[in-house]
Overview:
The part of an RNA shown here (small-subunit ribosomal RNA, central domain) has 350 nucleotides and comes from a Verrucomicrobiales bacterium. Model confidence (mean pLDDT): 90 of 100. Rfam family: Bacterial small subunit ribosomal RNA. Gene Ontology terms of the family: structural constituent of ribosome and ribosome. The sequence was found in a public genome assembly.

Context: one part of a larger RNA
RNA sequence: CUGGGCGUAAAGCGUGCGUAGGCGGCUUGGUAAGUCAGAUGUGAAAGCCCAGGGCUCAACCCUGGAACUGCAUCCGAUACUGCCAGGCUAGAGUAGUGGAGGGGAGUCUGGAAUUCACGGUGUAGCAGUGAAAUGCGUAGAUAUCGUGAGGAACACUAGUGGCGAAGGCGAGACUCUGGACACUUACUGACGCUGAGGCACGAAGGCUAGGGUAGCGAAAGGGAUUAGAUACCCCUGUAGUCCUAGCAGUAAACGGUGCGCGUUUGGUGUGGGCGGGUUCGACCCCGUCCGUGCCGGAGCUAACGCGUUAAACGCGCCGCCUGGGGAGUACGGUCGCAAGACUAAAACUC
Numbered sequence: 001c002u003g004g005g006c007g008u009a010a011a012g013c014g015u016g017c018g019u020a021g022g023c024g025g026c027u028u029g030g031u032a033a034g035u036c037a038g039a040u041g042u043g044a045a046a047g048c049c050c051a052g053g054g055c056u057c058a059a060c061c062c063u064g065g066a067a068c069u070g071c072a073u074c075c076g077a078u079a080c081u082g083c084c085a086g087g088c089u090a091g092a093g094u095a096g097u098g099g100a101g102g103g104g105a106g107u108c109u110g111g112a113a114u115u116c117a118c119g120g121u122g123u124a125g126c127a128g129u130g131a132a133a134u135g136c137g138u139a140g141a142u143a144u145c146g147u148g149a150g151g152a153a154c155a156c157u158a159g160u161g162g163c164g165a166a167g168g169c170g171a172g173a174c175u176c177u178g179g180a181c182a183c184u185u186a187c188u189g190a191c192g193c194u195g196a197g198g199c200a201c202g203a204a205g206g207c208u209a210g211g212g213u214a215g216c217g218a219a220a221g222g223g224a225u226u227a228g229a230u231a232c233c234c235c236u237g238u239a240g241u242c243c244u245a246g247c248a249g250u251a252a253a254c255g256g257u258g259c260g261c262g263u264u265u266g267g268u269g270u271g272g273g274c275g276g277g278u279u280c281g282a283c284c285c286c287g288u289c290c291g292u293g294c295c296g297g298a299g300c301u302a303a304c305g306c307g308u309u310a311a312a313c314g315c316g317c318c319g320c321c322u323g324g325g326g327a328g329u330a331c332g333g334u335c336g337c338a339a340g341a342c343u344a345a346a347a348c349u350c
Base pairs, nucleotide, nucleotide: 004321005320006319007304008303012318014201015200016199017198021194022193023192025088026087027086028085029084030083031082033081034080035077036076038074039073040072041071042070049065050064051063052062053061054060091191092188093187094186095184096183097182098181103177104176105175106174107173108172109171110154115149116148117147118146119145120144121143125136126135162169163168206247207246208245209244210243211242215241216240220236221235222234223233258317259316260315261314262313263312266295267294268293269292270291271290272289273288274287275286276285277284299306300305323350324349325348332343333342334341335340
């Protein structure tokens, strides 16, 4: 190289955009590079293979043939691929119409609750646990009423419901802004798919600088438990959690399932749109497109299960796997302020 795989056995990059490359709809003409056919030249000899022959046989040797799957040139073929030119509209996109949405960013606003402060009422407890204690409280706590301050999060609605590429997104209003979907079938005319590198985004935690800090709460202190208790339980509590600007770039970043396109029986929910029937009607019924669930047929699968949202049947492109441990480690390199990230072995051992 050929070959087999990647839901759970080893294996889908966290996600997108996109460069090179690979692959690419229908049709006409040209060309003849790939492709195919023929011819010529060449492809040293020996060896291998076949036939015959010589040493008594064999090894060995001799003669002839074949082979040398290749290269070059010439003359042809034109289905397919490429290239050039023209056309098309089913792929892709544009335009118009208009409904859905926690999609994103910024500004402003709101109520409930916790905590704190001040004031009123009021008195001996409160808090906490398996039981306690530390802790708080006669300098008046807890409880309760009023006023105020401040930060964070937005109960119910809420739904295997919506939106987003993923991470993720949930109080309300406004401004700015991205995408998807349906209908019209007007326009462009293959403009497409994938995507090594690259670039961008990327939960929590972490880092830098500045702010903020109600609640919660690594570390830390104390109280318990215990043989011990560097824990689980309790009382405190700093970083952090929040905001702004930057860095970092990981995850059970999971559907453990890469992206795109086509094909292949069904049933039943639900979200968004369109058309039709009927109607007083937003109801309901039928059809259709997009999404999201469940159940199952063929088929697939080691089984579990998947099953038009495929793990079925095919094609294109990318990534990845090759026994366990050593190890996602060492070394080197790149990146980072650091923490560390990425790339990534071997000895040895079973």